[in-house]
A computed fold for a 328-nucleotide part of an RNA from a Saprospiraceae bacterium, annotated as large-subunit ribosomal RNA, domain IV. The prediction has a mean pLDDT of 85. The organism belongs to Saprospiraceae, within Bacteria. It was read from a public genome assembly.
Context: one part of a larger RNA
RNA sequence: UUCGUGGCUAAGGAAUUAGGCAAAAUAGUCCCGUAACUUCGGGAGAAGAGUCCCUGAGUAAUCAGGGCGCAGUGAAAAGGCCUAGGCGACUGUUUAACAAAAACACAGGACUCUGCUAAAUCGUAAGAUGAUGUAUAGGGUCUGACACCUGCCCGGUGCUGGAAGGUUAAAGAAGGGGGGUUAGUCGCAAGGCGAAGCUCUUAACUGAAGCCCCAGUAAACGGCGGCCGUAACUAUAACGGUCCUAAGGUAGCGAAAUUCCUUGUCGGGUAAGUUCCGACCUGCACGAAUGGUGUAAUGAUCUGGGCACUGUCUCAGCCACGAGCUCG
Repeated sequence: UUCGUGGCUAAGGAAUUAGGCAAAAUAGUCCCGUAACUUCGGGAGAAGAGUCCCUGAGUAAUCAGGGCGCAGUGAAAAGGCCUAGGCGACUGUUUAACAAAAACACAGGACUCUGCUAAAUCGUAAGAUGAUGUAUAGGGUCUGACACCUGCCCGGUGCUGGAAGGUUAAAGAAGGGGGGUUAGUCGCAAGGCGAAGCUCUUAACUGAAGCCCCAGUAAACGGCGGCCGUAACUAUAACGGUCCUAAGGUAGCGAAAUUCCUUGUCGGGUAAGUUCCGACCUGCACGAAUGGUGUAAUGAUCUGGGCACUGUCUCAGCCACGAGCUCG
């Protein structure tokens, strides 16, 4: 000199940085005091103020007056706080060793299967789980507290029900067809024909479920339009026309964890704001249990702002210890 760990620092105080990461600050007990909001439980240790000694009052808590110090939980131990929004209600669970989350689970909701030798699952089976349970039970799927709600479409796919007609397997099968064989018969011969029986094959017809078909069903899988015109400024279009569809997106929300154009436009916050908050709606490409919109509480969650605080920085400096060096 470099690195590590610890400590201190004038003035400023986040100017650092993707980001206050890291550090600093706060801190115990008691007393006073405590907002919005709220599911009335909370929020809440909210926030904020006091804290030593003497005298007096008081059972005490505590109150009043006075005093000292830079400092009164006088050392150590020992919450930083406020505010706005997204997501998930919450406590919980998870990628043992890069992810703890908005993912999973959850109570609650819904659909569906299952009448008991239950359905479902494991096993070739015996058998077992379900369950020493019995529809207020058990299995599967989706959603995910709570509040307000959950619109339209059954044309396609699936599921459930139906059985008239069409199609149809195995099987059966006609004194139906075709072939083989040959008693016989024809022929001079080669050869031809050929009954019954046996045999190979063919198949009119009969023939279940399924499919076609007919209904139902979307908290089943899913889907939820286009063009043109129109009001006494302009603009816009409550209104009208037309084409297509199974039906054309309702309530609510909306540049959003979704918005390409886009740093949309307006407002707020800043001296200055691609982020943030509140609006607007032109939703490239939100939308109702693949749940929609809110929401107190909650979170080692994500995002914006502020107070306090600081070597994060302006911009570095100093101190202590250790490593680095040498020998083993």